Source information:
Model confidence (mean pLDDT): 82 of 100. A computed fold for a 72-nucleotide RNA from Dispira parvispora, annotated as transfer RNA. The source organism's lineage runs through Eukaryota, Opisthokonta, Kickxellomycotina, Dimargaritomycetes and Dispira. Its Rfam family is "tRNA". By type it is a transfer RNA.
RNA sequence: UCCGACAUGGUCCAAUGGCUAGGAUUUCGCGCUUUCACCGCGACGGUCGGGGUUCGAUUCCCCGUGUCGGAG
Numbered sequence: 001u002c003c004g005a006c007a008u009g010g011u012c013c014a015a016u017g018g019c020u021a022g023g024a025u026u027u028c029g030c031g032c033u034u035u036c037a038c039c040g041c042g043a044c045g046g047u048c049g050g051g052g053u054u055c056g057a058u059u060c061c062c063c064g065u066g067u068c069g070g071a072g
Base pairs, nucleotide, nucleotide: 001071002070003069004068005067006066007065010025011024012023013022018055027043028042029041030040031039048064049063050062051061052060
């Protein structure tokens, strides 16, 4: 320099046009327990940035940024 893949809560992973964005874990609250832990219930918390297409974009397209891999 060129090519490809990826970017979603604090962390890990789903969702491939219909979103009220789901699960695990962490944290917090309540219950249980003599207490703690475990367990059960609940809450908090997220789509990398900008633009485009569309009635509607996490999803499709373009540009940028970052990470990883490959070629030279």